A computed fold for a 73-nucleotide RNA from a Clostridia bacterium, annotated as transfer RNA. It matches the Rfam family "tRNA". Its family is annotated with triplet codon-amino acid adaptor activity in the Gene Ontology. The family's RNA type in Rfam is transfer RNA.

């Protein structure tokens, strides 16, 4: 110090090359069961890394920073 990829829910990850955000698991009530797990029914949880831009509309285009990892010097 060039570059590539990547950053979403406490974790692991979708999200149809813009039409507005979900699914496993964990958590928390219920049911079942002597209890516990295990099985069922529900719920709660998100400033999509930060800050701007463009669009009637941005997780999804566009800049700039910031943080992983690689590559190359």
């Nucleotide at each position: 110090g060039a570059c590539u990829u990547g950053g979403u829910a406490a974790c692991u990850c979708a999200a149809u090359u813009g039409g507005a955000a979900g699914a496993g698991u964990a958590c928390c009530u219920g049911g079942c069961u002597u209890u516990u797990a295990a099985c069922u029914a529900g719920g709660g949880a998100g400033u999509u890394g930060u800050g701007g831009g463009u669009u009637c509309g941005a997780g999804u285009c566009c800049c700039a920073c910031c943080c992983a990892a690689g590559u190359c010097a």